[in-house]
Molecule: SAM riboswitch aptamer (S box leader)
Organism: Paenibacillus donghaensis
RNA sequence: AUCUUAUCGAGAGCGGCGGAGGGACAGGCCCGAUGAAGCCCGGCAACCGAUUUGAUGACAGCGUGCCAGAAGGCCGACCGUUCUCAAAUGUCAUGGUGCUAAUUCCUACAAUACCGCACGGCUGCGGUACUUGGCAGAUGAGAA
Numbered sequence: 001a002u003c004u005u006a007u008c009g010a011g012a013g014c015g016g017c018g019g020a021g022g023g024a025c026a027g028g029c030c031c032g033a034u035g036a037a038g039c040c041c042g043g044c045a046a047c048c049g050a051u052u053u054g055a056u057g058a059c060a061g062c063g064u065g066c067c068a069g070a071a072g073g074c075c076g077a078c079c080g081u082u083c084u085c086a087a088a089u090g091u092c093a094u095g096g097u098g099c100u101a102a103u104u105c106c107u108a109c110a111a112u113a114c115c116g117c118a119c120g121g122c123u124g125c126g127g128u129a130c131u132u133g134g135c136a137g138a139u140g141a142g143a144a
Base pairs, nucleotide, nucleotide: 002143003142004141005140006139007138008137013041015040016039017038021031022030023029026107027106028105042100043099044098047096048095049092050091051090052087053086054085055084057082058081059080061078062076063075065074066073067072104136109133110132111131112129113128114127115126116125117124118123
């Protein structure tokens, strides 16, 4: 660097070093000497990880059970393993990341709804929306 998949309106410092840039890209709009990036410490979160209860499904075991000529199918109770879901984000935080201004800061493409303008009309143009989808991006987990 590529592919798959999940998430992206919550959360997190009045710390130390550092010194002018930063918010991916373009446009906008912001942050910044009342101190940017970067590094360290602290913190947040819970993706990987560990774990409790319940439910559903699957599989294996069990049955003087039912069906079948057999292979096998069905049913039943319990137990184990496992997938998924729920529990106000279940609970935890030793480790691996991640994150720690503003929704991923907003928009960029399309659709929908509403409003306005133009046109006789089909329609076109513009605006608005915690609307929907897509693109792009970020992060985790996995893959070749």